[in-house]
RNA sequence: GCGAUCAUAGUUCAAUGGUAGAACUUCUGAUUCCCAAUCAGAGAAUGCGAGUUCGAUUCUCGCUGGUCGCA
Numbered sequence: 001g002c003g004a005u006c007a008u009a010g011u012u013c014a015a016u017g018g019u020a021g022a023a024c025u026u027c028u029g030a031u032u033c034c035c036a037a038u039c040a041g042a043g044a045a046u047g048c049g050a051g052u053u054c055g056a057u058u059c060u061c062g063c064u065g066g067u068c069g070c071a
Base pairs, nucleotide, nucleotide: 001070002069003068004067005066006065007064010024011023012022013021018054026042027041028040029039030038047063048062049061050060051059
């Protein structure tokens, strides 16, 4: 330099066009003499910019970053 692939919560992963979900973590409460564990509840995310569409995490293009391959 060229090509492929990936980017979703603090972390690890789902969601193949119809208002994004789980586990761990965080916070609050219950339980406990205290802590831990357990139980209940709450908070937290689609890398950035355009396009298509009634509607985009999803499809298209560009940019940024990561990984892999070729040279």
A computed fold for a 71-nucleotide RNA from a Patescibacteria group bacterium, annotated as transfer RNA. It matches the Rfam family "tRNA". By type it is a transfer RNA.